Record summary:
Small-subunit ribosomal RNA, 3' major domain from an uncultured bacterium, 476 nucleotides, folded computationally. The coordinates come from a structure-prediction model, not an experiment, and the mean pLDDT is 83.

Context: one part of a larger RNA
RNA sequence: UGACGGGGGCCCGCACAAGCGGUGGAGCAUGUGGUUUAAUUCGAUGCAACGCGAAGAACCUUACCUACUUUUGACAUCCUUCGAAGACUUGAGAGAUUAAGUUGUGCCGAAAGGAGCGAAGAGACAGGUGCUGCAUGGCUGUCGUCAGCUCGUGUCGUGAGAUGUUGGGUUAAGUCCCGUAACGAGCGCAACCCUUGUCCUUAGUUACCAACGCGUAAAGGCGGGAACUCUAAGGAGACUGCUGGUGCUAAACCGGAGGAAGGCGGGGACGACGUCAAGUCAUCAUGGCCUUUAUAAGUAGGGCUGCACACGUGCUACAAUGGCCGGUACAGAGGGAAGCGAAGCGGUGACGUGAAGCCAAUCUCAGAAAGCCGGUCAUAGUCCGGAUUGUAGUCUGCAACUCGACUACAUGAAGUCGGAAUCGCUAGUAAUCGCGGAUCAGAAUGCCGCGGUGCUACGUUCCCGGGCCUUGUACU
Repeated sequence: UGACGGGGGCCCGCACAAGCGGUGGAGCAUGUGGUUUAAUUCGAUGCAACGCGAAGAACCUUACCUACUUUUGACAUCCUUCGAAGACUUGAGAGAUUAAGUUGUGCCGAAAGGAGCGAAGAGACAGGUGCUGCAUGGCUGUCGUCAGCUCGUGUCGUGAGAUGUUGGGUUAAGUCCCGUAACGAGCGCAACCCUUGUCCUUAGUUACCAACGCGUAAAGGCGGGAACUCUAAGGAGACUGCUGGUGCUAAACCGGAGGAAGGCGGGGACGACGUCAAGUCAUCAUGGCCUUUAUAAGUAGGGCUGCACACGUGCUACAAUGGCCGGUACAGAGGGAAGCGAAGCGGUGACGUGAAGCCAAUCUCAGAAAGCCGGUCAUAGUCCGGAUUGUAGUCUGCAACUCGACUACAUGAAGUCGGAAUCGCUAGUAAUCGCGGAUCAGAAUGCCGCGGUGCUACGUUCCCGGGCCUUGUACU
């Protein structure tokens, strides 16, 4: 100087407290450990691994296993020889491949040959998801969006160092003010960026419909309109600007006015110096080591989905603020051409048929669901709950046995609110309800978004983490 203390002071954070809803108990989904296996590929392991890499394992993916094969190789450059390339047929085989046959003769050309492609041969070499993240780059997590981390010159100290950065206030903030052997500066904070909340101008189609006319069972359906909504470009607006009080005549704080919005308006992007030899050699790149008829390459089948068990994360429930039946209303944000697919028709249904329209403010996915109105059930393992199993189907796809999703009928398990413990959340938030997208042939309870309906906080004594000052130390 730091670090640490069951030392002190000040301060902050869903850290506690006040509440709401969960997890831990059940069934299932998913990840991990363990175990099994020929293989159950590999990585991630307190917070900061465990619905993580994986935005999607039937084949492929795929790296693993078994079997069958190849050895200049699936891929790149160079040399020689032959042949255009290519297309088709037959036999063997699980296929990779192999044995034959038919066809084809192109482009440039100085007529030697060349370009491109294929086959054979020789070696230089290729190849490696093999090892080392403790050799590395790049990228990322974390403390932490915490308010800190430093430098130049000067001064003090023999020196390590100190000062500045401490003190009094204040702030979300090393934010700002005052003081001050310091004076300045840099990286951080804030602002500049995106979005949302109000208004104005411009523009008016595919969006809109107030007034006028036409029209319908109904409908901006059409003539028209440019008001409103909206769309998308430009601007305005918020700055403690005004005002009363407190404060040191400061910074600032408390209240008020006006205002759509008030003191950082809400949300996002943005992550200082560094820490953890944190993570990643399996995105990629790369040093070294190892391998080279194999640790490389191809194919088929299997495995990654196995199951006495343990844990994490979720979904569905245990019901009446509910289940079921009928009627009825209101979104936002997105996707769509190897695509979205309407109306109509068939089917109880998944779906099939059909083909209009749409490269989309036009057409379509698309019916929002909780909600509201009426009926029924009457506290039961039930008209709760839906696991499991049987049968019959639909769709995708060469192919659903291992191992897909969905539908119908039948079946109807555990479960009556969950021990110790533990998690999230402060406002359009929690909770609850549905909708969309990426990946994707198919395959979400996961992830990423979107809107609908919409409870408590006295306070900082204590638990946890952090910041500043100070104190102790046999640690550095």